Background
Predicted 3D model of a 73-nucleotide RNA (transfer RNA) from Bdellovibrio sp. 28-41-41. The coordinates come from a structure-prediction model, not an experiment, and the mean pLDDT is 82. Its Rfam family is "tRNA". The family's RNA type in Rfam is transfer RNA. The source organism's lineage runs through Bacteria, Bdellovibrionota, Bdellovibrionia, Pseudobdellovibrionaceae and Bdellovibrio.

RNA sequence: AGGGGUGUAGCUCUAACGGUAGAGCGAACGACUCCAAAUCGUUAGGUUGUGGGUUCGAAUCCCCCCGCCCCUG
Numbered sequence: 001a002g003g004g005g006u007g008u009a010g011c012u013c014u015a016a017c018g019g020u021a022g023a024g025c026g027a028a029c030g031a032c033u034c035c036a037a038a039u040c041g042u043u044a045g046g047u048u049g050u051g052g053g054u055u056c057g058a059a060u061c062c063c064c065c066c067g068c069c070c071c072u073g
Stems, first nucleotide, its partner, number of pairs: 001072007010025004019056001027043005049065001051063003
C1' cells in the first nucleotide's frame, strides 16, 4: 500500500427480507429470612465507533474516516 473480518447497555451476545433495539450476567430497590446466601419481583442503564448519503422509515443498504484482528506484498 491492497484485501477481508469486526465495533450494539458495565460485561457476553441477540435483533429473517429495512418498520423505530432486547436477553443473560452485573447494578439499585423491594419481597422472603432472626441476619445473610439462594430464590422471586420491579427499576435504571444504549446519539447501535465518527461523519455523510439513500429512504416515509436505517443497527441493517451505500460512501469517507477511526479503533482492533487476520491475510497479501